[in-house]
RNA sequence: CGCUUAUGGAGAAAGGCAGAGGGAAUGGACCCUGUGAAGCCUUGGCAACCUGUCACAAGACAAGGUGCUAAAUUCUACCCACCAACUGGAGGGAAAGAUAAGCA
Numbered sequence: 001c002g003c004u005u006a007u008g009g010a011g012a013a014a015g016g017c018a019g020a021g022g023g024a025a026u027g028g029a030c031c032c033u034g035u036g037a038a039g040c041c042u043u044g045g046c047a048a049c050c051u052g053u054c055a056c057a058a059g060a061c062a063a064g065g066u067g068c069u070a071a072a073u074u075c076u077a078c079c080c081a082c083c084a085a086c087u088g089g090a091g092g093g094a095a096a097g098a099u100a101a102g103c104a
């Protein structure tokens, strides 16, 4: 890097270094940011996919391996279909991306 399956409107911040960007990519919108972005480090926290214990099971508990810790995966784009009427609004799906587990 690729394939399969599952899940994503929940949840969870302080400090240090650093010094201008960031919110995956492209277009658009919107937002965060010198009252300090990205990145790195420390300490905490959240969650419960794998794992462990108990249990026939449903499930409960723990937190070892990951992951996460602004905003719905920030929203949107493609398809279907509804309301509305040229501006928009609510829904379903796909695609892409993220994480986990497994496979190659």
Stems, first nucleotide, its partner, number of pairs: 002103006013043005021032003026077004044069003049065002051062004073096001078093003082089002